[in-house]
RNA sequence: UGGGUCGGCAAGACGGCCGCGUUGUCUGGCAACAGGCACCGAGGAACGUCCGGGCUCCGCAGAGCAAGGCGGUGGGUAACUCCCACCCGGGGUAACCCGCGAGACAGUGCAACAGAAAACAGACCGCCACGGGCCUCAUGGCCCGGGGUAAGGGUGAAACGGUGGUGUAAGAGACCACCAGCGGCCGGGGUGACCCGAUCGGCUAUGUAAACCUCGCCAGGAGCAAGGUCGAACAGGAAGCGUCACGGGCUGCUCGUCCAGUUUCCGGGUAGACCGCUAGAGGCGUGCGGCAACGUACGUCGUAGAUAGAUGGCCGUCCAGCGCGCGUUUUGUGGCGCGCGUGAACAGAACCCGGCGUAUCAGCCGGCCCAUUCG
Repeated sequence: UGGGUCGGCAAGACGGCCGCGUUGUCUGGCAACAGGCACCGAGGAACGUCCGGGCUCCGCAGAGCAAGGCGGUGGGUAACUCCCACCCGGGGUAACCCGCGAGACAGUGCAACAGAAAACAGACCGCCACGGGCCUCAUGGCCCGGGGUAAGGGUGAAACGGUGGUGUAAGAGACCACCAGCGGCCGGGGUGACCCGAUCGGCUAUGUAAACCUCGCCAGGAGCAAGGUCGAACAGGAAGCGUCACGGGCUGCUCGUCCAGUUUCCGGGUAGACCGCUAGAGGCGUGCGGCAACGUACGUCGUAGAUAGAUGGCCGUCCAGCGCGCGUUUUGUGGCGCGCGUGAACAGAACCCGGCGUAUCAGCCGGCCCAUUCG
C1' cells in the first nucleotide's frame, strides 16, 4: 500500500419565528377553562412482540396422561431457547466464521434423478474357466449357452473400508502387513464435554429424528384494557306516596282510578376521575475477584409519563466528515492551504426490565490476519 476479518464510536451545534404535552406558579373565572412565566420532554434500535423475568389478578391436596418447548460440557444470571469459556464437527492459507450439536445395534417409514443394482444389495460393460459352432497350417480370433467374479469401467449425495502383497481359472478380508474407523478392557490428563497412549476383537458398520418415535429436562392460566379507590347526569323502567300545604281528567260531592308532582331503587359500580406510573435486577467511574460472561465494595449521577396518544415545523449561520478543483510541497494518488459542492437515514415511548431478530444516510476509529514493496 492492497485485500480480508472482528469490534467500537456517532445518530449534529447555535440563533430566530410559530406550535404541542406534563408539572409548578401567577392572573381572570362560581366552575369548566383560558392566558402569562419557569423547568423538563424518545431510541440505538423506543420497532417486531419472538423468548425470559418482575409485578397484578384468578386457580391450586397429591400424582399422572395428552399437547408444547428445549437438547455437547462447565459457568454467568432474577430468568431464558440469551451470554461467556471450552469440547466436537465443518469451512478458510490465516485472522476468523458456521452448527435446531441427545439417540439411527428399540421399532416403523422414506431415499428423487441417474444407474444393471439403493439396504438381510447388485452381473450392464468388462474379466475368467467350461461346453458347443465357425474360421485358420498353427498360436489364436469370432459367435452362442449355462456358470464364476464386486478387482477394472460407467451412474449417483451415497455402490457395503483404503494401499500393497499372498492366493486364484479370474477373483474376493479368503488370508497377511500397514493405515483409517468401530467396539471392549486398561493406563494417563481434564470439574466436565472430551483428549492422549497401550492392548484385544470381528474385518467394516449407509443416510435421514427441522419423519414418526425413544430418552432426559422445563413449564398452572391470563395480562396494566392486569388490578385497586371513588363515582355521576339524562332518557327509560319498577315500587311507594299522591297529603298535615297547593293541582288536573273521569264527576256536583265522597271514595276509587289515571296524570302531573315527589321519594327510593334499577339504569350502573356504567361514563368519568384518581392510584398502579416510573428509582430500576438503574447508569457512569474507580478498586478488587474472574480467561470471560459477570460479581462485589466505594463514590457519583438523576424530573418523558401522554391516553387516541405531546416531544414538531420553517428560516438563517455553521461544525465533523466526504467529493471535486486550484496552489504549494513531495519519490508518491500523500501532507498543508484556499475555493466550490454535499452535509442524516431507519424510525418513534404507552407498566417496567434482560435478551434475540430486523431496519438504518453521510461517516469516523481501532485490534488482528494474508499478500506485496522499501529499509
A computed fold for a 375-nucleotide RNA from a Microbacteriaceae bacterium, annotated as Bacterial RNase P class A. It was read from a public genome assembly, where an Rfam model found it. Model confidence (mean pLDDT): 75 of 100. The organism belongs to Microbacteriaceae, within Bacteria. Of the family's consensus pairs, 94% are formed in the model.